About this RNA: FMN riboswitch aptamer (RFN element) from a Chloroflexota bacterium, 146 nucleotides, folded computationally. Its mean pLDDT, the model's own confidence on a scale to 100, is 80. Lineage of the source: Bacteria > Bacillati > Chloroflexota. Its Rfam family is "FMN riboswitch aptamer (RFN element)". From the family's description: The RFN element is a highly conserved domain that is found frequently in the 5'-untranslated regions of prokaryotic mRNAs that encode for flavin mononucleotide (FMN) biosynthesis and transport proteins.
C1' cells in the first nucleotide's frame, strides 16, 4: 500500500407565464403543476484534448493531482416468483445530431435536437403516494493475519 470482514455518517433536483374545460353547479361561476403553450430538472461509477493547481523549461514539450458527459460505457431506483431475514431467479424500464478546430471529439467550441419506473387523478420527468423505505455508491473507522 491493496485485498477481506464489520461498524459508522452521509447518498436526487424541478412547472413561472398564457390558453382550453372533462366535469360540478339552479345560476353566478368553479374547476388539469397532467391537455395546448411555455417554463424548469439532470443521482453514482468509468472514460476526456477542455478549465484549476503543483512540477518542469530561456520559453515549450513532458510529468503529477483535482475537476469535467442526462442522451459514449456500465449502474440504480420499479414490478413478479422463492424466501422468516438475508438475499436468489426472472421480466420491464430512456434519449444526439449537424458544424467548427484538430493527428485523435457522440466528451472542447456553436447551434438545433431528444428523454424520463410503478399506483393515483382529466392522459404526470416536475403533484400525492409506495418512501421515517431502497439504493449505485462516498468519506471515516475498527479487527485478525501477511
Nucleotide at each position: 500500500a491493496a485485498a477481506u470482514a464489520c461498524c459508522u455518517u452521509c447518498g436526487g433536483g424541478g412547472c413561472a407565464g398564457g390558453g382550453u374545460g372533462a366535469g360540478c353547479g339552479a345560476a353566478a361561476g368553479c374547476a388539469a403543476u397532467u391537455c395546448c403553450u411555455g417554463a424548469c430538472c439532470g443521482g453514482c461509477g468509468g472514460u476526456a484534448a477542455g478549465g484549476c493547481g503543483g512540477u518542469g523549461u530561456a520559453a515549450a514539450a513532458g510529468u503529477c493531482g483535482c475537476u469535467a458527459a442526462g442522451c459514449c460505457c456500465g449502474c440504480g431506483a420499479g414490478c413478479c416468483g422463492c424466501a422468516g431475514c438475508a438475499g436468489c431467479g426472472g421480466c420491464a424500464g430512456g434519449a444526439u445530431u449537424u458544424g467548427g478546430u484538430g493527428c485523435a471529439a457522440u466528451u472542447c467550441c456553436a447551434a438545433a435536437g431528444c428523454c424520463g419506473a410503478c399506483g393515483g387523478u382529466a392522459c404526470a420527468g416536475u403533484c400525492c403516494g409506495g418512501a421515517u423505505a431502497g439504493g449505485a455508491g462516498a468519506a471515516g473507522g475498527u479487527a485478525a493475519g501477511c